Large-subunit ribosomal RNA, domain II from Flavobacterium daejeonense, 686 nucleotides, folded computationally.
Context: one part of a larger RNA
């Protein structure tokens, strides 16, 4: 891990509702007691208990009564009659109460044969070193003291076995072992070690104190009892089908993962004229949006310039100036959840007519739900962060399968009764994977842009296109060819300044087909090369501007990606178009089944609508064991096992073969130890 067998809403009392029965203004008896045919009988027994009348703390009065002086006015009743017993089913309460699980706490006892400390008698410590104290001799002293030699054996002395310990590495770690082996350390006459007997007991001991140890147990031991302690917590909770279907909100809570009531769900009643869309009219409202010389706060930029500052002036008072700051007014921009001279769309109420047709409401009985979630809109917070967070309105996902989106809980399409090797769309595709177009038409792109998530400000003779506007066969524009000059080296400045350092200027005139007091190179200054401008030559389109499409540059993230092949006359984009694929939508053609409704042969038969589904809620039924009654089966082969057929929408039933050797189905009732795949279930087997 398997397999196999037990293994979780049960029982009683008393409430409540609902169904079925008996009797009903009345309904039941309990316990006992007789009797019996002995059977959960039958009689009896009216004690009690609930119902018919209430009102009051109560005496008590009564269709009333109580307060209260009160005939008053309230509060409670009456003027409405259905109850009571029984079985059954949901469901409360009270009990272990659907099963298993706690650390825990408290009583009664057991434990110091393990280890802690103490008491009492006993044991044990090889060998080797070291050489206090004191003695003795000699020396010394006045005498002591002191020296020296010798002797002597003292220590919580030194080495170091036995013995006690237990430092460091290894190694073992489902081990040779529930604490060890190896190696290496530490004490080793001592607060030493150890034998044996024997005390101290659990809120207690006992500790050279580590919360240590009290028998592999210890921040309170073990046993056995209270005891099924408690457990808002976790896990688990067993056959099958039809119907219907929630909720993750609100107030409150020693409340926040519970739980009270209220909403949302089912069942069964039952009253109505509601509920819900739709038009159409009539309201209230102060959002969106807009505006502010309409307030309240904020503001830009001129104009004006009250008042200040600052300077001049003055004995002082005026008085003047000023590129400061600035009030008030105008002109102009242009903001505001807590601004409003305005002001919508929805939504909301309220009539009116339509459509659907019980969806509303009220009662009752039984829930679960009170951790949501993404997504678009409308906001708060937050950083206009977040698959954050907290609200509204909606939608799906939770509880929704199917198709598409390469794969994805909530994007997009679309709501899965069953069957079919039919048919027609949806999103979404139609070259191959892979079902359908290598579909028409006309463009665009050359970057593999597109292209699979999305790119920006700014740049750009990249290509296309539209609008406008200048030249142009009297010859445009590029390119060639030849000119491109004089007064003059303009004046001033300079060492120079001659078209070209620099300043000036009425940048003028001549000659010209044109040639500037010069557009760049260039020289010390000239010179020298070019522009501009001219003419030829050539022979037809050449320039500016704003725009728009598709590219392109900007473009930076951690392993390496676009599903691949691929694809330039697209299989990439863009308008337009037509076919065709595509889903569990829809159609068709059969079956099944629910609910209304109608007819009838009362179990069919038609019509209409319906059949996703978690918690939940209600409805049928299948299968186990057993018990009563009635008909059966079996040694000519029963249960039970194994292989196969076949029937029922499913739990399931029936059949036949082989095994098997004695019991067993089947109706209609009832009563249940009544179905297991999960509980780190329990027990066994492998």
């Nucleotide at each position: 891990g398997c397999c196999u067998a037990c293994g979780a809403g049960u029982u009683a009392a008393c409430g409540u509702u609902g169904c079925u029965g008996g009797c009903a203004a009345g309904g039941a008896u309990a316990a006992g007691u007789a009797c019996u045919u002995c059977a959960g009988g039958u009689a009896u027994g009216g004690a009690u208990c609930c119902g018919u009348a209430g009102c009051g703390a109560a005496a008590g009065c009564g269709a009333g009564u109580c307060u209260g002086a009160a005939u008053a006015g309230g509060g409670c009743g009456c003027u409405u009659u259905a109850g009571u017993c029984a079985g059954u089913a949901g469901u409360g309460u009270u009990a272990g109460a659907c099963g298993c699980g706690a650390a825990a706490c408290c009583g009664u006892g057991u434990g110091a044969u393990c280890u802690a400390c103490c008491c009492a008698u006993g044991g044990g410590c090889a060998g080797g070193u070291u050489g206090a104290a004191g003695c003795u001799g000699u020396g010394g002293u006045a005498a002591c003291a002191c020296a020296c030699a010798g002797u002597g054996g003292a220590g919580g002395a030194c080495c170091g076995a036995a013995c006690c310990g237990g430092u460091u590495g290894a190694c073992g770690u489902u081990g040779a072992a529930a604490a060890g082996u190896c190696u290496u350390c530490g004490g080793a006459u001592g607060a030493c070690c150890u034998g044996u007997g024997g005390g101290u007991a659990g809120g207690g001991g006992u500790g050279a104190a580590a919360g240590g140890c009290c028998a592999a147990u210890c921040a309170a031991a073990c046993u056995c009892g209270g005891a099924a302690a408690u457990a808002g917590c976790u896990c688990g909770u067993a056959c099958u089908c039809c119907c219907c279907g929630a909720a993750a909100u609100g107030c409150a809570u020693u409340u926040a993962g519970g739980u009270g009531c209220a909403g949302c769900g089912c069942u069964g009643a039952g009253c109505u004229a509601a509920g819900u869309u739709a038009u159409a009219u009539a309201g209230a409202g102060g959002u969106a949006g807009a505006g502010c010389u309409a307030c309240u706060g904020a503001u830009u930029g001129g104009a004006u310039g009250c008042g200040g500052g600052g300077g001049c002036u003055u004995c002082a008072c005026c008085g003047c100036c000023u590129a400061c700051c600035a009030a008030u007014u105008c002109c102009u921009g242009a903001c505001a959840a807590a601004c409003u001279c305005c002001g919508a769309a929805u939504g909301c109420u309220a009539u009116a007519u339509a459509a659907u047709g019980u969806u509303u409401c009220u009662c009752a009985g039984c829930a679960g739900u009170g951790a949501g979630g993404g997504c678009u809109u409308g906001g708060g917070u937050g950083c206009u962060a977040a698959g954050g967070u907290c609200c509204a309105a909606g939608u799906c996902c939770g509880a929704g399968a199917g198709g598409g989106a390469a794969a994805g809980a909530a994007c997009c399409c679309a709501g899965a009764c069953c069957a079919u090797c039919a048919g027609c769309u949806a999103a979404g595709g139609u070259c191959c994977c892979c079902a359908a177009a290598u579909g028409u038409a006309u463009g665009c792109u050359a970057a593999g842009u597109u292209g699979a998530a999305a790119g920006a400000a700014c740049g750009c003779g990249g290509u296309u296109u539209g609008u406008c506007u200048g030249c142009c066969c009297a010859g445009a524009c590029a390119g060639c060819u030849a000119g491109g000059a004089u007064g003059u080296u303009g004046g001033c400045u300079u060492g120079g300044a001659a078209g070209c350092a620099g300043c000036c200027a009425u940048u003028c005139a001549u000659u010209u087909a044109a040639a500037g007091a010069g557009u760049g190179c260039g020289u010390a200054a000239c010179a020298g090369c070019u522009c501009a401008c001219u003419a030829g030559u050539c022979g037809a389109g050449c320039g500016g501007a704003c725009g728009a499409g598709c590219a392109u540059g900007g473009a930076u993230a951690a392993u390496a990606a676009u599903c691949g092949g691929g694809c330039a006359u697209a299989a990439g984009u863009a308008u337009a178009c037509u076919a065709c694929c595509g889903a569990a939508g829809c159609u068709a053609u059969g079956g099944a089944u629910u609910u209304a409704c109608a007819a009838u042969u009362u179990a069919u038969u038609g019509u209409a609508a319906g059949u996703g589904g978690u918690a939940g809620g209600g409805g049928a039924g299948c299968a186990u064991u057993c018990u009563a009654a009635c008909a059966g089966g079996g040694u000519u082969g029963a249960a039970g096992g194994u292989u196969u057929u076949u029937c029922g929408u499913a739990a399931g039933g029936a059949g036949a073969g082989c095994u098997g050797g004695a019991c067993u189905g089947g109706u209609u009732a009832g009563a249940a130890a009544a179905g297991a795949a999960a509980a780190u279930g329990u027990a066994g087997g492998c």
The organism belongs to Flavobacterium, within Bacteria. The full RNA is in RNAcentral, with records from ENA and SILVA. It matches the Rfam family "Bacterial large subunit ribosomal RNA".